[in-house]
The prediction has a mean pLDDT of 82. This is a predicted structure of a 75-nucleotide RNA (transfer RNA) from a Planctomycetales bacterium. Rfam family: tRNA. The organism belongs to Planctomycetales, within Bacteria.
RNA sequence: CAGAACGUAGCGAAGUCUGGUUAUCGCGCCAGUUCGGGGAACUGGAGAGCGUCGGUUCAAAUCCGACCGUUCUGA
Repeated sequence: CAGAACGUAGCGAAGUCUGGUUAUCGCGCCAGUUCGGGGAACUGGAGAGCGUCGGUUCAAAUCCGACCGUUCUGA
């Protein structure tokens, strides 16, 4: 310098192909109950509007463009 993949709660992923109420799951976190327990089980709860900016659309995590970051490949 060129090409490709990825970027979504504290962490890890799904959802994107085929746009459509309220973005889902696991771990973790908080509260309650039970057990001898600082551990475990059960029940309930909080937390992200999807890397940034712009465009298309009645409607965008999802489609389009630019940029930023990470990784890989090539030179």
The sequence is in RNAcentral, with records from ENA.